Small-subunit ribosomal RNA from a soil metagenome, 1485 nucleotides, folded computationally. The sequence is in RNAcentral, with records from SILVA. It matches the Rfam family "Bacterial small subunit ribosomal RNA". Model confidence (mean pLDDT): 85 of 100.
[in-house]
RNA sequence: AGAGUUUGAUCCUGGCUCAGGAUGAACGCUGGCGGCAUUGAUUAGGCAUGCAAGUCGAGCGGAGCGUCUUUCGAAGGUCCAUGCGAUUACAUCAAGUGAACCGACGGCUGACGCUUAGCGGCGAACGAGUUCGUAACACCUUGGUACGUACCCUCCAGUCGGGCACAACGGGUCGAAAGAUCCGCUAAUUCCCGAUGGUCCCUCACCGGUAAAGCCGUAAGGCGCUGGGGGAGCGGCCUAGGUCCUAUCAGCUUGUUGGCGGGGUAAUGGCCCACCAAGGCUCUGACGGGUAGGGGGCGUGAGAGCGCGACCCUCAACGACGGAACUGAGACACGGUCCGUACACCUACGGGUGGCAGCAGUCGAGAAUAUUCGACAAUGGGGGAAACCCUGAUCGAGAAAUGCCGCGUGCAGGAAGAAGGCCUUCGGGUCGUAAACUGCUUUUGCUAGGGAAGAAUUUUGACGGUACCUAGAGAAUAAGGGGUUGCUAACUCUGUGCCAGCAGCAGCGGUAAUACAGAGACCCCGAGCGUUAUCCGGAAUUACUGGGCGUAAAGCGCGAGCAGCCGGUCGUGUUAGUCUGCCGUCAAACCAUGGGGCCCAACCCCAUGCCUGCGGCGGAAACGGCACGACUCGAGCCGGUGAGAGGGAGGCGGAACGUACGGUGUAGGGGUGAAAUCCACUGAUAUCGUACGGAACACCAAAAGCGAAGGCAGCCUCCUGGCGCCGUGCUGACGGUCUAUCGCGAAAGCGUGGGGAUCAAAAAGGAUUAGAUACCCUUGUAGUCCACGCCCUAAACGAUGCAGGCUAGCUAUUGGGAGCAUCGACCCUUCCAGUGGCGAAGCAAACGCGUUAAGCCUGCCGCCUGGGAAGUACGAUCGCAAGAUUAAAACUCAAAGGAAUAGGCGGGAACUCGCACAAGCAGUGGAUCAUGUGGUUCAAUUCGACUCUAACCGAGGAACCUCACCAGGGCUUGAAAUCCAGACGAUCGCUCCGGAAACGGAGCUUCCGAAAGGCGGCUGGACAGGUGCUGCACGGCUGUCGUCAGCUCGUCACGUGAGUGGUCUCCUUAAGUGGAUGAACGAGCGCAACCCCUACUGCGUGUUACAUGUUGUCACGCGGAACUGCUGCGGUAACGCAGAGGAAGGUGGGGACGACGUCAAGUCAGCGUGGCCCUUUGAUGCCCUGGGCUACACGCAUGAUACAAUGGAUGUCACAAUGGGUCGCCAAGCCGCGAGGCGGAGCUAAUCCCAUCAAAAGCAUCCCCAGUUCGGAUUGGAGGCUGCAACUUGCCUCCAUGAAGUUGGAAUUGCUAGUAAUCGCGGAUCAGCAUGCCGCGGUGAAUACGUUCUCGAGUUUUGCACUCACUGCCCGUCAAGUCAGGGGAGCCGGCAAUAGCCGAAGACCCAUAUUAUUCAUGGGGACACGCUAGGGUCGGUGACACGGAUUAAGUCGUAACAAGGCAAGGGUAGCGGAAGCUGCUCUUG
Repeated sequence: AGAGUUUGAUCCUGGCUCAGGAUGAACGCUGGCGGCAUUGAUUAGGCAUGCAAGUCGAGCGGAGCGUCUUUCGAAGGUCCAUGCGAUUACAUCAAGUGAACCGACGGCUGACGCUUAGCGGCGAACGAGUUCGUAACACCUUGGUACGUACCCUCCAGUCGGGCACAACGGGUCGAAAGAUCCGCUAAUUCCCGAUGGUCCCUCACCGGUAAAGCCGUAAGGCGCUGGGGGAGCGGCCUAGGUCCUAUCAGCUUGUUGGCGGGGUAAUGGCCCACCAAGGCUCUGACGGGUAGGGGGCGUGAGAGCGCGACCCUCAACGACGGAACUGAGACACGGUCCGUACACCUACGGGUGGCAGCAGUCGAGAAUAUUCGACAAUGGGGGAAACCCUGAUCGAGAAAUGCCGCGUGCAGGAAGAAGGCCUUCGGGUCGUAAACUGCUUUUGCUAGGGAAGAAUUUUGACGGUACCUAGAGAAUAAGGGGUUGCUAACUCUGUGCCAGCAGCAGCGGUAAUACAGAGACCCCGAGCGUUAUCCGGAAUUACUGGGCGUAAAGCGCGAGCAGCCGGUCGUGUUAGUCUGCCGUCAAACCAUGGGGCCCAACCCCAUGCCUGCGGCGGAAACGGCACGACUCGAGCCGGUGAGAGGGAGGCGGAACGUACGGUGUAGGGGUGAAAUCCACUGAUAUCGUACGGAACACCAAAAGCGAAGGCAGCCUCCUGGCGCCGUGCUGACGGUCUAUCGCGAAAGCGUGGGGAUCAAAAAGGAUUAGAUACCCUUGUAGUCCACGCCCUAAACGAUGCAGGCUAGCUAUUGGGAGCAUCGACCCUUCCAGUGGCGAAGCAAACGCGUUAAGCCUGCCGCCUGGGAAGUACGAUCGCAAGAUUAAAACUCAAAGGAAUAGGCGGGAACUCGCACAAGCAGUGGAUCAUGUGGUUCAAUUCGACUCUAACCGAGGAACCUCACCAGGGCUUGAAAUCCAGACGAUCGCUCCGGAAACGGAGCUUCCGAAAGGCGGCUGGACAGGUGCUGCACGGCUGUCGUCAGCUCGUCACGUGAGUGGUCUCCUUAAGUGGAUGAACGAGCGCAACCCCUACUGCGUGUUACAUGUUGUCACGCGGAACUGCUGCGGUAACGCAGAGGAAGGUGGGGACGACGUCAAGUCAGCGUGGCCCUUUGAUGCCCUGGGCUACACGCAUGAUACAAUGGAUGUCACAAUGGGUCGCCAAGCCGCGAGGCGGAGCUAAUCCCAUCAAAAGCAUCCCCAGUUCGGAUUGGAGGCUGCAACUUGCCUCCAUGAAGUUGGAAUUGCUAGUAAUCGCGGAUCAGCAUGCCGCGGUGAAUACGUUCUCGAGUUUUGCACUCACUGCCCGUCAAGUCAGGGGAGCCGGCAAUAGCCGAAGACCCAUAUUAUUCAUGGGGACACGCUAGGGUCGGUGACACGGAUUAAGUCGUAACAAGGCAAGGGUAGCGGAAGCUGCUCUUG
C1' cells in the first nucleotide's frame, strides 16, 4: 500500500466482498509448564445457608463469675461446764442442756479482676455492589457564593449551682410466636432549670437572647465537655459552554413568566402560598417520541475522525416496586423506621417475618462467565486512653488457554538414501538425516535436602515448606489446528459424476475436478489453531481534512422575496472574532520518551513530556465586526431615442371548411395495399349563386423577435409590464442569494353556464389477422372554443440554479450608437446588448463544452449517496374528484448504470459482385422402374451420415466370403504376434466314423543337429483379441462459407484504454489488381504469376503408323509466340474504349492449387491413439452352417425410360477420342434366331485383341396422331453365362404378354460456348452383377435490356437494451411453490398522559383540651397506590382480499431493443385477458 467482482473487450460511475487490528467473548478440534491480569455483558429474575458494622466498663447503674475482705452462721466438729439417769467403793459415762471456738461450693458488707443484656457516646451517610432510571446543571470543563460542616489542626474564653425522669432490674398480664402492655425502683459524659458570659446571635442603636460533663491517674498530668475566631478537607446551591437519533413530533406552557408580601431551608430561588401583571419558550428545533448513566479513558485510524464506556480512578443514580418522613454534623438512609403493592416463608389461622445490584453459593433464563476457601501477616477503615475488637474492604490461595508475556516437547553425528506410504514417463522421484543406530544434555516435570524477602516496630507471615538454591534418575512427562482455484503462502493421485457436496466474494461439481470426499505431499501459525458475533480500518462509500449533480444517482417548472449567509473604494476611532506574552487550571492512572526493579518479557516503579481545552491579566490592529466621515466604478434614478407574435380588452377582415336553400347536371361518389361499411335516382359527387355558423390565421416566416418560466403570430384601437442604446445629469453601496411564505404555471382533467364548424378519446360498424379489444377505413360522444372557479403535473429540457469577476479568436444574424462617406442612404471601420456556428488554452470517463463554459475563481440556495421493492405503504397537508406534495421499511439481487470499442444483426442507407434475379434452353415436382433414405416390420432387417454442407453418401460391386446383425453348433494362451518354462515328437501327411460345417473320435506313419540349439503341436505362465463406448479427450484426413478477396504483422502515429490508422477516400481491376491522395512506411498469408493439359508454330528424334520413303498426319522432347507490344481516342496516372496484325487479344480455354478462420461440422467403422469397458467360463474375443443387410400400407431424395412424327421401325451408308488386357484381352473360322459355345492365331501391346471400334447424323421406305408400328413396366415360357452354390437374391438372350403414362399443382434445379441439350465409347470395382461413379469424344444451340426484386457475398455508413451474437434479447397477465410486507371485521397487551372518584403512612396548617413543650382528639389542603371514563401512542394476533419479491425447462400473446415491422418516451384521460391501444400536448434520449 491494495485486491476480486458488471463487459466479447475498454474507460468511468457504483455497490458488494476480501487481506489488518481489536474483544469481559462464545463454539469446534487439540492441550506440557510458569508469571501477570481478567472472569454473570442475558432476567435491576427469584433466593436455602454462613459470613459482610461494630466498638467503648477509662461515661452509667446493674447482672454473672473469680479472688480477697467484713459480717451472719446451718449441719457438723473441738473444748469447757452441767447433767434426769446408768453404773457405782472411789471414780466415771450416755442422752440432754448451756457457753466458747472452728465451720460450707451458703448469705451479708466492701474491694479487685473478668464477662456484658441495658442506658449513654461515637460509628453505622464510609467502605462494598449495580447501571434500573435519567437527554438532565446527571456529567465534563470554567467561573461564582445567598450556605453547611461531626471527627482533625490552630487560637481565645469557660467548665458554677440545682432538679426531674427513663431503660436495665423487680413484680403482674396477654400472645403459638414475633412481641406488647401495666405497676414499682434506679445511675450517668441521658434530660431539664438557674447563674455567668464573650471577638457569639439579633438589632441602625438601645434592649434582649444563649453554654457546659465528666472520666482516668498517688501525683504530674492526660482524655473529654461548653461558647467563639481561623484553617484544612468535604459538601449544598448558582452560572457559561459542551453533551445521541427523530420534523412521518411544529407549535409548547397556567406555578406557566415576572413582581410585591409571606412561609420554608444551612442557604439563593415559584422551592411553597396569597395577591397583582400577562407573560415565558420555539426552525440556532421548543414540545413530543425513541435510545442511553457521564467523564478520565479504551479500540481503530497517517491524521481528522468513527465506535465503545468491562477491569482501574472519578462523579451521579439506585437498593424487590411505589410513597414518606424520623434520627443525625451528614440520609429521605443496601444489611434503619412507617405505609401501600407484588412475591416468598412461618403459623396454634388470631397473626407475624423477609429483601445477596455485599463475599461465597443455588435455581432459572442463556451461546456464555469461577470456591458456600485462608488470613487480618501487610495496606486501609470504625470504635477505644490503650491493650485490643471488628473488617467477604483488602491481602492471598482455588477454578477457567479467557487474554498478554516467557519457556519447553531435545542437541550433535548418522546414506545401504533401510522398511513403509505416495507419485511415476517404470528409468525413477519424494516423505528424508527424517527414522533406526551412536554420542551428549536435563530446561520443564518427578524424587530428596536446604529455604527466604515481604516486618515499618519489641511482638506479629494467611500466602508457604511457596519462590529460590542444591543433589539425583532419565530422552525421559509434553503437538496440534487450519489451509493448498484466484484474491492468498501452499499440488498430485484415487473415488464421485450438476449426485453427494463446497463456498467470504468471484465461483466449483453434468466421467480425465490442483475448488466435493479420502490419501500422500506441501504452506501458515503453534499450546494453540480455526469458526461465529461485534467495532474501527481498508471506504475519498457522508468527502472538515477529502466527493459530486449536461448524458452515470443528483439543479426545485419559473419568479418575487422576510429571516439567515455573503458583501465595492478611501479614512478615523474602537474591538467579545483574530494574533501574541505571562498566570491559573486541565486529579491520579493511562499514553510517549528516558531511566530503574522482578533471570527476560508481560507486569511494576521513578522522572519528564503530553492533556491540542477553559479562565484571568497585558499587548497588537493587517483582516473581519461595530461606529462615524467621505467616494463613485456596483445598484438605482433622470433626459433623449429605439425594436419587439410581451400581457389585457374591444372591434374588423379574407381564404378554407361545414350546413341550409336555389340553379345546372347524371350515375356514380367516397375510401384503400386491395376492399368494404358509408353517401347517392327522394338526384349524390362535380359546379354556380345566396345565407348562416364556429374555429384557426396561408404567403410574410428566418439558426428571426419578445417574455422569468409556462408560452406568444391576420389587421386596427385603447390600457399596460419589461428591455436595449446614447447622454454621464442625480442618489451614494441603496447590493447578491434565499429555508419558510406568496404569486405564476403546457396539455389533459373537474365544476357552473354558454358555444359547437373542424378534429376526435370512448362507442359503433367495415376491413386485416390464427386472433386484432390495435395499426387502415366509414361514422362518432365527451373534449377541442368562450366566461368564471378549481387542479399544479410534464422528456415543465440547454435533461446545464442565480449573481459577479477573469481567460485567444473567426464568422453569421437581430436591435441601437459613433466614425468615415454621401444630397441622403448603402458599403466600410468600430462600440454596446442579444441570438447561432466553428474553434486557443483549459476542462471532461468519454461524448463533448469552450466569453451564452461543462474553463479559472467568489457568494448564496437546492439536490445526490448501489439496483429492485417505490415515488410505493403508513401518517400528515392540499384537492369537488382525479389525484398532488412530503416519504420509508421488511425482503431481494452482485449487480444496476454512463460513454466509447470491435463484431454480429436490422422488415436502416449507399456502392459492388455472383447463372442471384431477369432474358433464354433443358429439366425436377405427375407416370413406371432403379438406387438411397425415413418410417414400419422382423429373430436380425449391423453401423455411421440429417438444412444449404445426409439421402446412386462411407459402398469404385452385400448370393457364400465381405459382416460388424440374427438363430444355432463349437473353442478358451485362443484365428494371427512376442517371450519364458516343461515334457513330447520327422514338421508334414494319409484313411475311416459321426456331423450342416466347424469340430470331435479312432487308426497308420513319425523328428533335424555332434552340441548349443532349431522346427512342430501340447501343457502351464507372461499376454492376446474387441467394427465394444467416448469425433464433446485426440492425431490425421475431409466438407462448407469460397477461388469469396479477404486475414494479419513490424516500426511509427493517434487514443487514458478497449482499439484505431496502415487496410479509409477517389479512380481502376476478375482480384487489398494497380494508381493518386492521405500519419503513415514497409512486410507476411491469400490474389496473380511460377506447374500441368490444350489451341499455332520452329527444331530434333522416332518405332509399331501410311502410299516404304520424302514427306504430311502423328507421338515424344526442347524452343518460339501475347506483352495492352503497336495505332487512335479519353484519362494526371493506373487504366479504359476502338482498331491493326495474328492460330490466339486484353487472366485465350481448362486444371492442380483453397488465406486467417467458422460450424465442439464429419469420421474412434479406413488407419493411429488417451481414457473407460468385456475376457478361467453361457465373452462384447475366435471358428462354422444357415438366415439377414434385398422385408413393404406408406413419405422423401437422386436418377433411368417415356409419353412420341425434330419421332418410331426397317434397310443402307459415314466420321471419334479416352482407355483396358497374360489366372488377361481374345482374332480368323465353324455352330446357335440370340445370349453364347467350339476354336485357338496374335499380343506383356502406337505392333495383337476389346474394337469392322461408335452412336446420333446422312440417304431410302413405311407408319399418319391413335394409348398407336408411341411406351416399355409387369408376368408366363424356353434358354445362356459366372460361380462350391443363383430358392430367398445375379446378369444376359429368345418367344409371348403388353401396365402406367397424351408433357405433369403449389413449388423448384442446372446451364453464359464448344457451354446447355443430345449421341454413343472407355475405365475403376469385379468370378459374376450399373440407369450409379470417373473419364472420352460426336453433333451442337438460345439468351443476358438490366440490377427494382429473391438468395448469397464484399466494402463503407447508421441504430442497437444483441456478444451462445435476431433461431438474439425481452414485457405483462394467468397457473403453481416459498417468503417478507402494508390493508383488514375485530381480538389481546404495553407505555405516557388527561378528567373524575378514593385517599394509606408521614410531614405541614388550624382548632380543642392540657401546665408553657410533648402527647391526645377533631378538622383541613396537598400527596402514593388503586378504581372509573374517553381518547392518544406502540406492539402482537386475525378470516379475507391486495400488490411485491423469488423459484432450469408451465399457459397466452409480442409491448420494448433495428425505422423492432404503427419511431420511442414524459404528463394526462378513456378503454382493453395481458403486455398494451387510442385521444390531447410536450421531448429527441